[in-house]
RNA sequence: AUGUUAUCACGAAAGGCAGAGGGAAUAGACCCGAUGAAGCCUUAGCAACCCUUUACUCUUUAAAGAAGGUGCUACAUUCUACCCGAAAACAAUGCAAAUUGGUUUUCAGGAUAGAUAACAA
Repeated sequence: AUGUUAUCACGAAAGGCAGAGGGAAUAGACCCGAUGAAGCCUUAGCAACCCUUUACUCUUUAAAGAAGGUGCUACAUUCUACCCGAAAACAAUGCAAAUUGGUUUUCAGGAUAGAUAACAA
C1' cells in the first nucleotide's frame, strides 16, 4: 500500500520543548491559532475494537471490568459537493384546476472519499 467486516451527532486535558500554521485531500463556507498552530515528550483521562471475568439457549448473546495492545481527548468525519425521496417558498406555463427533467431552502436515506479497530494474503 490492498481487501473484508464493524463503527463514526456520546465521551475525555494539563504541563514541558517548539515557533506559524491548523481543522485528511480539491473547491467553497465556517472556525481554531502569538492569551501560542503543527510536530515531539510526560502525566492524566475517555471509550471499550482486540482483551479479562462470569452466566447462558455454547461459540453467540448478556452483564461486569480495565492489567495489557491500539485508538481518541475544539467543531457532527466541522459543514456543503454525487444520487434519490419528502416538505416549503418563488418562478415559468395555464382562463382555471393544475403541471414543470425550473430555482432556492430545510429534512430523511444512500453512495463516494476518509478515520479507527480486528482479520486476511
Predicted 3D model of a 121-nucleotide RNA (SAM riboswitch aptamer (S box leader)) from Flavobacterium supellecticarium. The organism belongs to Flavobacterium, within Bacteria. RNAcentral holds the sequence, with entries from Rfam.